[in-house]
Molecule: small-subunit ribosomal RNA
Organism: uncultured bacterium
RNA sequence: AGAGUUUGAUCAUGGCUCAGAUUGAACGCUGGCGGCAGGCCUAACACAUGCAAGUCGAACGGUAACAUUUCUAGCUUGCUAGAAGAUGACGAGUGGCGGACGGGUGAGUAAUGCUUGGGAACUUGCCUUUGCGAGGGGGAUAACAGUUGGAAACGACUGCUAAUACCGCAUAAUGUCUUCGGACCAAACGGGGCUUAGGCUCCGGCGCAAAGAGAGGCCCAAGUGAGAUUAGCUAGUUGGUAAGGUAACGGCUUACCAAGGCGACGAUCUCUAGCUGUUCUGAGAGGAAGAUCAGCCACACUGGGACUGAGACACGGCCCAGACUCCUACGGGAGGCAGCAGUGGGGAAUAUUGCACAAUGGGGGAAACCCUGAUGCAGCCAUGCCGCGUGUGUGAAGAAGGCCUUCGGGUUGUAAAGCACUUUCAGUUGUGAGGAAAAGUUAGUAGUUAAUACCUGCUAGCCGUGACGUUAACAACAGAAGAAGCACCGGCUAACUCCGUGCCAGCAGCCGCGGUAAUACGGAGGGUGCGAGCGUUAAUCGGAAUUACUGGGCGUAAAGCGCACGCAGGCGGUUUGUUAAGCUAGAUGUGAAAGCCCCGGGCUCAACCUGGGAUGGUCAUUUAGAACUGGCAGACUAGAGUCUUGGAGAGGGGAGUGGAAUUCCAGGUGUAGCGGUGAAAUGCGUAGAUAUCAUCCAGAACACCGAUUGCGAAGGCAGGUGGCUACGAUUUGUUUGACACUGAGGCACGAAAGCAUGGGGAGCAAACAGGAUUAGAUACCCUGGUAGUCCAUGCUGUAAACGAUGAGGACUCGUUGUUUGGCAGCAAUGCUGAGCGACUUAGGGAAACCGUUAAGUCCUCCACCUGGGGAGUACGCCGGCAACGGUGAAACUCAAAGGAAUUGACGGGGGUCCGCACAAGCGGUGGAGCAUGUGGUUUAAUUCGAUGAUACGCGAGGAACCUUACCUGGGCUAAAUCAGACAGGAAUUAUGCAGAAAUGUGUAAGCCAGCAAUGGCCUGUUUGAAGGUGCUGCAUGGCUGUCGUCAGCUCGUGUCGUGAGAUGUUGGGUUAAGUCCCGCAACGAGCGCAACCCCUAUGGUUAGUUGCCAGCACGUAAUGGUGGGGACUCUAGCCAGACUGCCUGUGCAAACAGAGAGGAAGGAGGGGACGACGUCAAGUCAUCAUGGCCCUUACGUCCAGGGCAACACACGUGCUACAAUGGGCGGUACAGAGGGUUGCUACACAGCGAUGUGAUGCCAAUCCCAAAAAGCCGUUCUCAGUUCGGAUUGGAGUCUGCAACUCGACUCUAUGAAGCUGGAAUCGCUAGUAAUCGCGUAUCAGCUAUGACGCGGUGAAUACGUUCCCGGACCUUGUACACACCGCCCGUCAAGCCAUGGGAGUCGGGGAGACCUGAAGCGGUAGGUUAAAGACACCGUUAGGGUAAAAUCGGCGACUGGGGCUAAGUCAUAACAAGGUAGCCGUA
Repeated sequence: AGAGUUUGAUCAUGGCUCAGAUUGAACGCUGGCGGCAGGCCUAACACAUGCAAGUCGAACGGUAACAUUUCUAGCUUGCUAGAAGAUGACGAGUGGCGGACGGGUGAGUAAUGCUUGGGAACUUGCCUUUGCGAGGGGGAUAACAGUUGGAAACGACUGCUAAUACCGCAUAAUGUCUUCGGACCAAACGGGGCUUAGGCUCCGGCGCAAAGAGAGGCCCAAGUGAGAUUAGCUAGUUGGUAAGGUAACGGCUUACCAAGGCGACGAUCUCUAGCUGUUCUGAGAGGAAGAUCAGCCACACUGGGACUGAGACACGGCCCAGACUCCUACGGGAGGCAGCAGUGGGGAAUAUUGCACAAUGGGGGAAACCCUGAUGCAGCCAUGCCGCGUGUGUGAAGAAGGCCUUCGGGUUGUAAAGCACUUUCAGUUGUGAGGAAAAGUUAGUAGUUAAUACCUGCUAGCCGUGACGUUAACAACAGAAGAAGCACCGGCUAACUCCGUGCCAGCAGCCGCGGUAAUACGGAGGGUGCGAGCGUUAAUCGGAAUUACUGGGCGUAAAGCGCACGCAGGCGGUUUGUUAAGCUAGAUGUGAAAGCCCCGGGCUCAACCUGGGAUGGUCAUUUAGAACUGGCAGACUAGAGUCUUGGAGAGGGGAGUGGAAUUCCAGGUGUAGCGGUGAAAUGCGUAGAUAUCAUCCAGAACACCGAUUGCGAAGGCAGGUGGCUACGAUUUGUUUGACACUGAGGCACGAAAGCAUGGGGAGCAAACAGGAUUAGAUACCCUGGUAGUCCAUGCUGUAAACGAUGAGGACUCGUUGUUUGGCAGCAAUGCUGAGCGACUUAGGGAAACCGUUAAGUCCUCCACCUGGGGAGUACGCCGGCAACGGUGAAACUCAAAGGAAUUGACGGGGGUCCGCACAAGCGGUGGAGCAUGUGGUUUAAUUCGAUGAUACGCGAGGAACCUUACCUGGGCUAAAUCAGACAGGAAUUAUGCAGAAAUGUGUAAGCCAGCAAUGGCCUGUUUGAAGGUGCUGCAUGGCUGUCGUCAGCUCGUGUCGUGAGAUGUUGGGUUAAGUCCCGCAACGAGCGCAACCCCUAUGGUUAGUUGCCAGCACGUAAUGGUGGGGACUCUAGCCAGACUGCCUGUGCAAACAGAGAGGAAGGAGGGGACGACGUCAAGUCAUCAUGGCCCUUACGUCCAGGGCAACACACGUGCUACAAUGGGCGGUACAGAGGGUUGCUACACAGCGAUGUGAUGCCAAUCCCAAAAAGCCGUUCUCAGUUCGGAUUGGAGUCUGCAACUCGACUCUAUGAAGCUGGAAUCGCUAGUAAUCGCGUAUCAGCUAUGACGCGGUGAAUACGUUCCCGGACCUUGUACACACCGCCCGUCAAGCCAUGGGAGUCGGGGAGACCUGAAGCGGUAGGUUAAAGACACCGUUAGGGUAAAAUCGGCGACUGGGGCUAAGUCAUAACAAGGUAGCCGUA
């Protein structure tokens, strides 16, 4: 100090979450020792038991108990009983002091409290100091004794007695009161020593007065929580006078008088809460807390009350009332742990019914001493902080085991074992400080005194006090011996692999993980962090500048009131003097101690303890200062206002007025339609419409001018006229002299819609009606149409009331247009104001943008915001006739919601362009039969895959067996292959039996090469590698399809931008092309395009065999048959050729155009191969390869048979046809490219034929397949289901092959279906193309080939053009899409869950007022009782109780309202694109 999370990515806004520190903690797992701290946060709930406040005999009368001593009696001679206050002492009692401290708790209390600082009208026991005094009397009373009541608690009566108990008298100032003359007020003794017995002296106590210290009471100021959905509160209330009362001031109380007092600077009311020093956190400012320790306050079962006392309205005192508990003889009594322990209960949760007064402190006492659950210690608890230990060194064969593995190894890991050593701590034994000072006693000395007594202080010696305590510490002994866990390992956040699981189980602080390869679940190994602890939960601060004083914002993210006026408040121009409130500086006082911080010291260190210092304030008093702010007094004119001249304007209000248009009514002309729409219909019209002509009436709105215009505070304002009225600007002076600005509350205005009353009503038009559209259409469109719109008066008070931009002032470059003033100039024009606009600099901004009309730089004041939803909702209150408006939450829920910009994608957005995309044409498909593929169905199996385009004559370029993966049945467990080893045998051939075969079981023959070792081959055994067409193409490689042969896709450097990104690649042209040119913050480059490659079209050259044959020669029936030749064709090498090179035109250029020239070919000549970045989780695990998973006498493998060929049906792709441009028959012509030895086969013969038999050539420019077909010539058929068409079926054959039944092809013969050109729809093709004709090849024994791939022959038509359909490219625009429109997304209904509002009512709480009753106590007493005494009684006050009616808060509540949440429900499609009717705001 930051990080994660909204997005495809970005910036900013904004919330949520995390890392840190902390705790009186709790829970989970674990747990060795010690030190120092801490320990009911909940029920201020109830409490058994014990203890927590007593002491003084030196105040008193005394003697119940104990002891000593003495005496008496009995006797057992040391025991029992009794006596004596004589002594030590002492129960009970009188009296004194103390129980007001100490200890506990935080209920109440928002001020009667606390904190800080002041103040005056007070008190004070014990303590200190000073002065004075303490004389002399009296009467009682407890104890005790007696009688007596009661169960008890506790009394009653009679009698006796003492005091430091009580009461007079005396004394009386420096005290109190005072009319200044005076009056009044006290006391107590006890003990020690000495004594001449009179007293003296010492100590303690007593009274009065004064002072001090410490303590307490009272008053003031400031500070000290929340809520305005609490706005008014108050009658002793505020003040005065008088009296009373108090320690003291005071309405503290009473009487009278006045009517005040408090409050927006928050009274009153409600809720919450003890306050502080401090503690935690934080850089600080702050925020949160108020355990332990310390100060103050309050309380003591609940409420009230006083008494005593120096002090209380009293925790372990009293009285009364209430609730509760206990005792009871039922008549009455007793009690108060929020003291220490402890118990029950509550709770997530908090300890021992311990020891001791040894120390410190307190009470009493002269003291010894007693008391002390204060305190000191111990016990329990890892609750926290701190310290120590659980060993140290060495040790590689890197052991074993575990885990992982690419099988090589790696890791655990010097870790262990082993070897050497040490002994802290714990254990055992022993030694052993300090906390102790006293007190006492002895001696000395000083004070006091007459005194050497006594007493007190000091010094020295002796004696002697420890709960803790088995103390701390030290030493010895033995032995590595007794001592490590917890959390985490996807990112944030340090730390990774395997197995299991399979959106299950589970995890999760946020983001999120898990659907078969999970570093995120569970386990393991390993690792990381901390360590006697570690995690989790809860809580606080921090991070959070996320309430912003330090230190935020408000045009679009949340946020400027719709707009003005204006009281309070805040703030305020220049100058002079003064003041000193603010301000600045110094001094003094105070800010307790502890704590924090600094410097030291003590425990071995530390925590801890301790000494000193420093710090700390909205503090108080005081002394100075006078710049600034404020106050007071004066002056000024630049702010603001005022007067005067001229002048602009849809500014406002009211009055009268004008024309065009529309509609209606009446009239004329006129005839069949009008009107309306995308198209129609409803509607109007022969009863005369629409149209047209000239009049009349009515209401509303004001074309042109008109604008980027003007005016107004905003809303808003528009025909024209003249009254009334307001305002801003400008120019020059006049005048006032800071009068200013803003503005919470308040008040005026405030579009449209709406409401009330009364008018008015032409047009338009919610509602409503009808017609259309539609799946529906309560809409959009059409025909009608009522409120309303208009006027007057009153209300409402809201709008996307917007510039989404509060008001005022100052400052900060410019350019330009316009409205309206002023000045100068003859004018053009220039200067100077005030507005309204555009662009832009600096600057600002998240950006887009704003930019003198700021969203810039500053000042003043106000309003408002603090995640989204719930919700501008509920409740309450205020306003309103109502509709509604204003104010305005919470529970719950989500991790986002939102802004600007970027890149894409998309649009029933726009622009430009291309393509057999459409159009123009030709031929098809869709109808028929058959072939083939697919779906479906069927089946034991019909193996599997491919499924819009981009599956369907596809994988398959050839399923009878094989193939084959499928099914049925029968077998095998290692068959085949490879490698190593061993053993045996030659290999091999013939053959029998069983069987469907695989296989099983026999027989016979055979004896390899080599000199040998050995080798080849076969069989068997064994070892290693099995095998799988099983799953996952969504784990993969490779290959392929598609967009698309579309023209795109990117990079480097530079530049721009905060950034994602942009630029380049856009623009103007051009091209088939991101092809090229020009321009340009770009300059270059890469992958694509093109070219380079192949075939083809022309020519040249070289070479001529198997090809060719012009000329020469030979020969044949005929043939390049032969000699020969290279001329030609051809073959196949190498070259040439085409480049817009030339011309004309257009153009800057690129380029385009031209039946141009030339040329075989002309603008890419034609064709092919070649497929950018990427898209579709496209296809393929069944070509192959491959991770993982699965099977292993089977999901492997062998064999036979079957199936892949099924068949109500549907679809795709084809073939053949439907005929005369044809069919049949006969004759006849011309290719190219291929293939051939397990082959192609000439030729001859046989067969109608498929074919067979014989036989020849060819390993191919030589021989063969091989006949090309359409064509051409001739003939026949004559429009018909035919001499078209050939399906189907019968019969007979041929060939291949172990084998043609399922299930081959071909031949002959017979048979002769459907079909007469094909609905909606749809496909291909732009030239040697379509169409049509045949030929060949691969696969292959044969074949399902009508398929696929090639080859040549014949050989068209059409393209005006780009509006439309489809696809694509570029630019631009909108977007709420980014899984990207097959997107996103809204609402009702239905289901479940959750919280919440209303609700007939019902139950309860706190408070106020009214009335009735009224304890104790206190105050009072006229009258009453009494001999007297306020004793009784009464009056007042009052806790409590009761009654009635309201207000308020909360719980429950049938039913009901909306809201939120919930993978796959229903209905529609409202929004986002022009979202298909632009959307949105207010209102009905």